A computed fold for a 382-nucleotide RNA from Isoptericola sediminis, annotated as Bacterial RNase P class A. The prediction has a mean pLDDT of 79. Lineage of the source: Bacteria > Bacillati > Actinomycetota > Micrococcales > Isoptericola. Rfam family: Bacterial RNase P class A. Rfam describes the family as follows. Ribonuclease P (RNase P) is a ubiquitous endoribonuclease, found in archaea, bacteria and eukarya as well as chloroplasts and mitochondria. The family's RNA type in Rfam is ribozyme.
[in-house]
RNA sequence: CGAGUCGGUCGGACGGUCGCGUCGGCGGUGCUCAGGCGCCGUCGCCGAGGAACGUCCGGGCUCCGAAGGGCAAGGUGGUGGCUAACGGCCACCCGGGGUGACCCGCGGGACAGUGCCACAGAAAACAGACCGCCGCCGGGAGACCGGCGGUAAGGGUGAAACGGUGGUGUAAGAGACCACCAGCGUGUCCGGUGACGGGCACGGCUCGGUAAACCCCACCUGGAGCAAGGUCGGACAGGGGACGUUCGAGGGCUGCCCGCCCGAUGUCCCCGGGUAGACCGCUGGAGGCCUGUGGCGACGCAGGUCCUAGAUGGAUGACCGUCGCCCGUGCGGGGGUGACCCGGCACGGGAACAGAACCCGGCGUACAGACCGGCUCGUCCG
Numbered sequence: 001c002g003a004g005u006c007g008g009u010c011g012g013a014c015g016g017u018c019g020c021g022u023c024g025g026c027g028g029u030g031c032u033c034a035g036g037c038g039c040c041g042u043c044g045c046c047g048a049g050g051a052a053c054g055u056c057c058g059g060g061c062u063c064c065g066a067a068g069g070g071c072a073a074g075g076u077g078g079u080g081g082c083u084a085a086c087g088g089c090c091a092c093c094c095g096g097g098g099u100g101a102c103c104c105g106c107g108g109g110a111c112a113g114u115g116c117c118a119c120a121g122a123a124a125a126c127a128g129a130c131c132g133c134c135g136c137c138g139g140g141a142g143a144c145c146g147g148c149g150g151u152a153a154g155g156g157u158g159a160a161a162c163g164g165u166g167g168u169g170u171a172a173g174a175g176a177c178c179a180c181c182a183g184c185g186u187g188u189c190c191g192g193u194g195a196c197g198g199g200c201a202c203g204g205c206u207c208g209g210u211a212a213a214c215c216c217c218a219c220c221u222g223g224a225g226c227a228a229g230g231u232c233g234g235a236c237a238g239g240g241g242a243c244g245u246u247c248g249a250g251g252g253c254u255g256c257c258c259g260c261c262c263g264a265u266g267u268c269c270c271c272g273g274g275u276a277g278a279c280c281g282c283u284g285g286a287g288g289c290c291u292g293u294g295g296c297g298a299c300g301c302a303g304g305u306c307c308u309a310g311a312u313g314g315a316u317g318a319c320c321g322u323c324g325c326c327c328g329u330g331c332g333g334g335g336g337u338g339a340c341c342c343g344g345c346a347c348g349g350g351a352a353c354a355g356a357a358c359c360c361g362g363c364g365u366a367c368a369g370a371c372c373g374g375c376u377c378g379u380c381c382g
Base pairs, nucleotide, nucleotide: 001378002377003376004375005374006373007372008371009370010369012323013322014321015320016319017318018317020047021046023044024043025042026041027040028039029038030037031036049353053364054363056362057361058360059359060358061225062224063223064222068258069257070256071255073221074220075219076218077217078092079091080090081089082088093107094105095104096103097102108216109215113214114213115210116209117208130155131154132151133150134149135148136147137146138145139144163181164180165179166178167177168176182206184203185202186201187200188199189198190197191196229280230279231278232277238271239270240269241268242267243266250262251261252260287306288305289304290303291302292301293300294299325350326349327348328347329346330345331344333342334341335340
């Protein structure tokens, strides 16, 4: 200097003019007995995100008559940690990719069972002889042909063919036997919290793949959701039906069963009428920031400090100026031994994704441009 990889920060600034929203102060004013409610003026604090998007997870919170048990259903899936929790995050293990830094993984089980592996091929799960090789018999001048038997080392097909290399042996071969290797099993020792890793000894020789197929195993899960739910005010018009009264109709908001509970001028169904207003919930939090400390880390602990939208047809906008940033063109300056680096002026153009609506922790997706740092590889200079 180039390329790569991992992590973090920002996402224009300042000034002026006018204009918005909540809240608060001051002044004025209307209504009111008063509290109070409204309006006007003025001053002040604060006023969108890093994703506010997706609605994919997990919670807080609210309600459901005690939501208890079981089945079904759904979710997750290596180990150990973090967290309120999670399908998240951190570290590690194993497998795969990469020269590497690093990245990827629907990572438990195929010896519980079922299914599938097209086509090709002799044969795709306890399978198999297409071409071959060998022996015997017969035919033929010969090449070769036919029959019987042996064989799976060589070739072929395929994504995958029941270990690999070398040898012994054999009629020809074959773990038939041997050496080494890989794998598997048994036993044992060492390291690690653990997943797992390593060593030694012995051994039948070798016992497909697929669960992101059904399934089995382990763990987890009540439901609905701020249009939840509550307070106040206000308005109206009822009619019909079914069942039932403790030997229980109906109901208890994912489905089923059991249990438990509500239930008597009761419960439910159908038709019809009225209301759609005000307020709460609604922002002080598993909160932000700083310092110290423990930890490889996620994160924890301690101390200090701060209060940063709360709208409800839904607010933060418009214009002007200056500066900054990016791109292009032109001119020209400085530093260094060098490879190379820094910065100035002028003109023209450009500026992303995107907008709270109960709140929070994650994940996914979108994003012009700028900056900071760690590590890896390559090249060049000294």